[in-house]
Predicted 3D model of a 1377-nucleotide RNA (small-subunit ribosomal RNA) from an uncultured Gammaproteobacteria bacterium. Rfam family: Bacterial small subunit ribosomal RNA. Rfam links the family to the GO terms ribosome and structural constituent of ribosome.
RNA sequence: GAACGAACGCUGGCGGCGUGCCUAACACAUGCAAGUCGAACGAGAAAGUUUCCUUCGGGAAACCAGUAAAGUGGCGCAAGGGUGAGUAACACGUGAAUAAUCUACCUAUGAAUUCGGGAUAACUCGACGAAAGUUGCGCUAAUACCGGAUAAGACCACACUUCUUAUGUAGAGUGGCCAAAGGAGUCUUAAACUUCGUUUAUAGAUGAGUUCGCGGACCAUUAGCUAGUUGGAGGGAUAAUAGCCCCCCAAGGCUACGAUGGUUAGCCGGCCUGAGAGGAUGAUCAGCCACACUGGAACUGAGACACGGUCCAGACUCCUACGGGAGGCAGCAGUGGGGAAUAUUGGACAAUGGGCGCAAGCCUGAUCCAGCAAUACCGCGUGUGUGAAGAAGGCCUGAGGGUUGUAAAGCACUUUCAAUUGUGAAGAAAAGUUAAAGGUUAAUAACCUUUAGCCUUGACGUUAACUUUAGAAGAAGCACCGGCUAACUCCGUGCCAGCAGCCGCGGUAAUACGGAGGGUGCAAGCGUUAAUCGGAAUUACUGGGCGUAAAGCGUGCGUAGGUGGUUUGUUAAGUUAGAUGUGAAAGCCCUGGGCUCAACCUAGGAACUGCAUUUAAAACUGGCAAACUAGAGUAUAGGAGAGGAAAGUGGAAUUUCAGGUGUAGCGGUGAAAUGCGUAGAUAUCUGAAGGAACAUCAAUGGCGAAGGCAGCUUUCUGGACUAAUACUGACACUGAGGUACGAAAGCGUGGGUAGCAAACAGGAUUAGAUACCCUGGUAGUCCACGCCGUAAACGAUGACAACUAGCCGUUGGGAGGGUUUACCUCUUAGUGGCGAAGCUAACGCGUUAAGUUGUCCGCCUGGGGAGUACGGCCGCAAGGUUAAAACUCAAAGGAAUUGACGGGGACCCGCACAAGCGGUGGAGCAUGUGGUUUAAUUCGAUGCAACGCGAAGAACCUUACCUGGUCUUGACAUACACGGAACUUUCCAGAGAUGGAUUGGUGCCUUCGGGAACCGUGAUACAGGUGCUGCAUGGCUGUCGUCAGCUCGUGUCGUGAGAUGUUGGGUUAAGUCCCGUAACGAGCGCAACCCUUAUCCUUAUUUGCCAGCACAUCAUGGUGGGAACUAUAAGGAGACUGCCGGUGAUAAACCGGAGGAAGGCGGGGACGACGUCAAGUCAUCAUGGCCCUUACGACCAGGGCUACACACGUGCUACAAUGGGAAGGACAAAGGGUUGCUAAGCCGCGAGGUGGUGCUAAUCUCAUAAACCUUUUCGUAGUCCGGAUCGGAGUCUGCAACUCGACUCCGUGAAGUCGGAAUCGCUAGUAAUCGUGGAUCAGAACGCCACGGUGAAUACGUUCCCGGGUCUUGCACUCAC
Repeated sequence: GAACGAACGCUGGCGGCGUGCCUAACACAUGCAAGUCGAACGAGAAAGUUUCCUUCGGGAAACCAGUAAAGUGGCGCAAGGGUGAGUAACACGUGAAUAAUCUACCUAUGAAUUCGGGAUAACUCGACGAAAGUUGCGCUAAUACCGGAUAAGACCACACUUCUUAUGUAGAGUGGCCAAAGGAGUCUUAAACUUCGUUUAUAGAUGAGUUCGCGGACCAUUAGCUAGUUGGAGGGAUAAUAGCCCCCCAAGGCUACGAUGGUUAGCCGGCCUGAGAGGAUGAUCAGCCACACUGGAACUGAGACACGGUCCAGACUCCUACGGGAGGCAGCAGUGGGGAAUAUUGGACAAUGGGCGCAAGCCUGAUCCAGCAAUACCGCGUGUGUGAAGAAGGCCUGAGGGUUGUAAAGCACUUUCAAUUGUGAAGAAAAGUUAAAGGUUAAUAACCUUUAGCCUUGACGUUAACUUUAGAAGAAGCACCGGCUAACUCCGUGCCAGCAGCCGCGGUAAUACGGAGGGUGCAAGCGUUAAUCGGAAUUACUGGGCGUAAAGCGUGCGUAGGUGGUUUGUUAAGUUAGAUGUGAAAGCCCUGGGCUCAACCUAGGAACUGCAUUUAAAACUGGCAAACUAGAGUAUAGGAGAGGAAAGUGGAAUUUCAGGUGUAGCGGUGAAAUGCGUAGAUAUCUGAAGGAACAUCAAUGGCGAAGGCAGCUUUCUGGACUAAUACUGACACUGAGGUACGAAAGCGUGGGUAGCAAACAGGAUUAGAUACCCUGGUAGUCCACGCCGUAAACGAUGACAACUAGCCGUUGGGAGGGUUUACCUCUUAGUGGCGAAGCUAACGCGUUAAGUUGUCCGCCUGGGGAGUACGGCCGCAAGGUUAAAACUCAAAGGAAUUGACGGGGACCCGCACAAGCGGUGGAGCAUGUGGUUUAAUUCGAUGCAACGCGAAGAACCUUACCUGGUCUUGACAUACACGGAACUUUCCAGAGAUGGAUUGGUGCCUUCGGGAACCGUGAUACAGGUGCUGCAUGGCUGUCGUCAGCUCGUGUCGUGAGAUGUUGGGUUAAGUCCCGUAACGAGCGCAACCCUUAUCCUUAUUUGCCAGCACAUCAUGGUGGGAACUAUAAGGAGACUGCCGGUGAUAAACCGGAGGAAGGCGGGGACGACGUCAAGUCAUCAUGGCCCUUACGACCAGGGCUACACACGUGCUACAAUGGGAAGGACAAAGGGUUGCUAAGCCGCGAGGUGGUGCUAAUCUCAUAAACCUUUUCGUAGUCCGGAUCGGAGUCUGCAACUCGACUCCGUGAAGUCGGAAUCGCUAGUAAUCGUGGAUCAGAACGCCACGGUGAAUACGUUCCCGGGUCUUGCACUCAC
C1' cells in the first nucleotide's frame, strides 16, 4: 500500500445491489419444511339445510357427497435444503479405462397384454394395556400376491467361421431356460377404436458403480512395516473386476524417489496479494465428497446401508398408573448457551423449478419477495450566485496588526433527495371454454396440433416511473498536525498526569501530554484492533551466501546418486513444431447491450499457461552400436626425503648408589622460609645402576591425506617426482549413508618409572590467596594390547578441472651453455615474499586466488536460552553424536575512522622527581570555612581551579538577616490635576520613624499668554523586590596553559566516516627553522611590534646636582654662578648568531672564542589560539520566564553577621646565643597628602596633647628605615627566651567603643625546648631575612598590593612519582577509566 463473512469507539440523510454464527458437529420449547393419485381397490361418514312421519324422546329420506378421515395398492420420499465432524484417502483435481458393469421415470423401434387360483388390510365382534400399541375369531376387493400357457428376443451349454493388443468380439446353427394388469373415454347390442398403463427385447439419453497414470500438508527426536500380508489354482459372493470372502500351495509385498507411525486438514473452480514467480486462503455462487444425537447393522427399492425410514447398543431429554413407552432443527424461523461478534417464531406459490395426477389441481421455509444491520461495494444530497464595513465574537500579537474570512449577515435564485397530492407500467406465459382448420380413424365420437373469440390468474405493492404543493426549508462528522507523513501557535501540567506503529516525548518557556484557536486528510463515514499478502533479494526457481559478520564435516577411501573427453551411425525418452480431444458454468480480461450513471445484470469473444492422443524434425542431452587418444592408468630407468612398522645399538646430561678428598654450610627468592647438612651435605674425583629424550647439523628446509614425523644401523613397506618410449582405451570427478585413520588429556589389563609433574603437603605473598613464587610429591608422562573420537583438529579458506601480467628467493629432478666448477639460461613438481588486472563491507586475496568459469558434496538464516533439555545411537566410565521449545532482548556481530584511556612502547618538556634552602602539620594568637547553637547567627564560593575568597576594611550606617513599632501610588522614575517658590525658626508627644503646633521667606526667565527647577495633596497607569531559576541568557572571570598547539581553501586518496597537508630526518623555548615529501598555500596561536630594567650619546636644567671659581655660616648648594657628574625626561644608538674556529647533509642549527655594559629569547611585565569543565557569578550590572503587590515593597529603634564542645585551611609570633637586652654610629627605594600631611618648640614614662609654620608638593610634610657596625651584659635555664591570658590605669577616633575598636603604661607571665604520618614553596639579585609605603578607611591589618636593603645552597641526571606534548600500538571505552 492493498484487502476482509470482521469486531470495537465516535458519528449518522437517502437509494440501489450484494452479504450476514468464522465460536459449542452445544442442547433445543413451538409452528411449518413430502406428499399425491377415486381415471388401481374395497368401504364410506359427521355437522348443517330441506322434506316427511312422530308416542314429541325421536325416526326416515334427499342434499352435503361417493366429499372428509382411515385402509389396500402405485409413484415419490435416495431429489431439493443443511453442515464440514470425520477423512492424508483414488477423498479431490486432471487425463484415461470399463472387451469387468447397472440405470426407475424419459425417447425411438419391434413384439405381447392369454387361462386360472388362493389370500389379506380396511370392516364387524372381542381380549390385553395408563399409554404407545398388541392380539384372537370372522367377511371382502384390486394395476396387491401366486400357478400354467406362449417366446420374436435375451441368457446358459456345445461345436464352427471372422476379427482383435486382450482373459475376448461379431455372425449363423442345435438344445435348455425366462413375461404380463388392467383403468378411463366414446359408442353403447356387441365388436371395434382411442388414450393412460403393464410385460418383453434392442438402441439412445441421463445418472451411477469400479480401475489406473499424474498432482497438491508437516514431523526422520516416526526407519523399518506387513500372515489375508504378496502371489497362484479352485470355489463362493456381487450389477460388475479383485484376498472382497473361503480351502490349499508358494514366500513373498512395501520402503531413504520416505514405507510404517504421529499431528493437522473436507478437496477444487476460485478469492486476496504480488511486476511476475510465488505466498496466504477455500465465507457467499458452482462441481465433487463426507455426515445427519454417538456407534453398529441390514431391510425395502432402479437407486440408500437412507437428515424429517426400520432394528440393536449408548448418552441425554420428556411422559408414566413404575409394568413400560416417546424423541433427535448440521431444513426455515425461533430459544437458551458459548462468544468481540452475525438478522423475522414475516408474505406468497404470482414467477422459476420439483413431486403426484389424464387433468383440474394439491403439496413445496426449494424459490420469489418483504423485515433487521453503514456489514461491503456503488450512486446522490446536505444548496447556488453575489456580498469588505474585511462586522461582531474567538484566537494570536512585536499592540501597529494578523487570522478565522466571502466565511457569516444581507441581496438574488434553484428544489435533486426526504415530506405531500394524484396518475401509473413491466414482471402473465398459460390453463379453462367456444368456434374453425389440419392430423388420426370405418367414423362427423374421442384424442393431438394450429388459429380466432370469450373468461379469468400479482406475494412484492401505498411498486418503479411520472406529476401537484411548500419552503433553503429536514440532512456532517471522524482522525491527525515532532520525524517517517500533508498539516503550528497559545494556555495548563512539571519524569506528575499522560502519549507512543518505530525513533522517542514529559524533570517550569512541551509544534510529541490535556484544552483552545487555526490547519491537513478522508467523508456518511472516520479511526483503532485482529488476521493475510506486499515492501522482505529477510529461505534467494526467477533472486542470497560460507577467510575475519551465521556458515567448509579433523582427514582420507568409497556405495547409491549427480555430473562427465573426441568422431561416426542409429534411436526418438528428454527437447522443438503442427494437428485433434478435453480443460463445466460462473469468475478474471476484451467488446457490445439493459437498469438516468455506477455498483449490478446480460450476450459474444478471448483466456484457462494443463493433461491425453497423434504427425513430423534430429542440432543438443540421454539410450544402443562402432572407433579414437589429449583425461585416467600400467610397464621400464632414475635420484630426493624426520613417510610408516619392527629389531639392534651409541654418546652427552639429570638422578640414585658405593668409595676417596674435604668442611660448614647448601639450596631457594623480589626478599625469605619450608627443605637438605657435623650421623659429614653442597663442591670435587672414580666406579656402577637405571629410565627417558636425542644438543650442534637445523633452514618461512624435507616427507605425509590429516593428526603428525628428528641420534645411528639393518630388515620389511606406502606415496610423490623426473626422463624416454610402449601399452589399455573414458576405465573419470565428486560423494548422502558407510568405513578407516585421527594431537593431548582420560579409561581398562600387565609392565616400567631417571627427570618432569595435575591432585596433595609444607613455606611464603595477601585483607583473604583453595593462585601466581619456593621446597617436596602421587597419578600421568614411557612400553605392549584394547577403548575414547574430541581440539583455535586453523590457511579459522571442501574436492577436482580449465583459463587469467610479472619480479625476487628456496627444495627435488631434467635439458642446454660454460674453463666442466663456480656460475648462467630454459623446463617441471613443491615451498615462500611482493605485486598487475580483477574481487572484497573493509581488512586484505592475487597462477598455492578470496580473480573468471564448470561439476559434486557439506553448511548458514537476529542475540540469549543452547550445542542445553527430552528421546535415539555409541561408550566400561568420563562423555560423544544427532538436536529443540517455552521464555526473553532490540539488538548481538564484522571491518575500518576520530578521539579518550592503558599498572603498552619510543622521543621530549616542566621546581615533576632528584640535589639543596626554608617552611606547614605540634604551641599560642589572628583570620576564613565546616559543624553545632540561635529569634537571627543574611547570601554566595566547595578537589586541583572554595576556605586572609566576593569583603580595598560588619560598633550605628553598611545590612541583604531577626524582634518590635510604622506606611500603602509608596524611600525612587514618568505622566495628569490642584495648591505652594524653594527653603527655614521654635515647641510638644514618642525609642525613633512619625504625628501635632509654629516663625521667617515670596526668588529666576518672559514675546506678559506663560515657562523651568523644587515641595505638598489627590486619583490612575504604575513603581519596587539583594525573591526563584548561572541548567533559559548577555557581559565578565577562573582552569587546562604562555602548554604548542587548533584549523581552512584548492588538489589528491578512500564507497564512507575520514586521511593527506600537520607525518618522516635533523633542530628549537616554540607547528622555531631547514631538508625531504601528493601536496600547494593560508588563517588563529609562537616570536616580534608595547611598557619597564641594564650601557652610552644628544638635548633640556627646576623644586634636583655642585667638579672648578667666588660669597656667607660654628655647620649646611644657604647664595652668586655653573651644566662637568648624579638625577630627572624626551629623542636616539646598541645585540643581529653580525665576526672567527669547530660539528653538522655544504642546510637549519649547536659548541667554543673575540669584541662588548649586555650574547645567543639579556632580566621582568602586559599579552592567553580552537576549545574543555551545562566550571563561577540573576547578590556588580543587564536580561527572558515565573512569583509578591496594605507585602517577598518602604521607613525606624534595638539585636545579629563577632555565638563555641569541636574539625580543617591560610597566616603571625616563638621556642632562643648566627640570639635577647643596653648605649653609640651608618646607608634606601617607591609612594601618600587640603574634609589632608603636619614641622620647630613646649608638656607627658608613653599612646598622645599643645602649638601653629610649611606644603595643591623633585621645594613642605608623613619620615627616625631596619637588618648592619662598634662597645657591653646575659651563659643554656622554661631563662634577661617567649609573649598568650588576666587585673589596674589611660590615650585617640566617633552621636555612641556594653554586646563589639585600635593603641599606651604598670603588674601578671600560659603553651612552647624545632614539631608523627603526611605535605608546600623556591634555580639568582631567586630562596631566606630586614624594614618602608599605599589602597580601603572617622576609627579599626598578622591580610592584600607595591618598594628597596642584606643575600645564599644545589641541579649527577631523567630510572621512578605528578602534569603536559608528538608518533606508534591495543581496546568490548566515545557522558570517553
RNAcentral holds the sequence, with entries from ENA.